[in-house]
RNA sequence: GGUUAGUUAGCUCAGUCGGUAGAGCAUUCGGCUGUUAACCGAAAGGUCAAGGGUUCGACCCCCUUACUGACCG
Repeated sequence: GGUUAGUUAGCUCAGUCGGUAGAGCAUUCGGCUGUUAACCGAAAGGUCAAGGGUUCGACCCCCUUACUGACCG
């Protein structure tokens, strides 16, 4: 340099055929317990890497850029 995969909550990851984004763990609060842990319930937490385009509408489609990995040279 070329090809290709990825970037979504603090962490690990889902997200179907384009219709206002979720789980587990962690955190906070409550229940339970003599206390803690475990267990049960709830809450908070998101510029969906960045910019542009298409569309009535984009995490999803198209283009460019940044970063990470793999392969080729």

A computed fold for a 73-nucleotide RNA from Bigelowiella natans CCMP2755, annotated as transfer RNA. Its mean pLDDT, the model's own confidence on a scale to 100, is 81. NCBI's taxonomy places the organism under Eukaryota, Rhizaria, Chlorarachniophyceae, Bigelowiella, Bigelowiella natans. It matches the Rfam family "tRNA".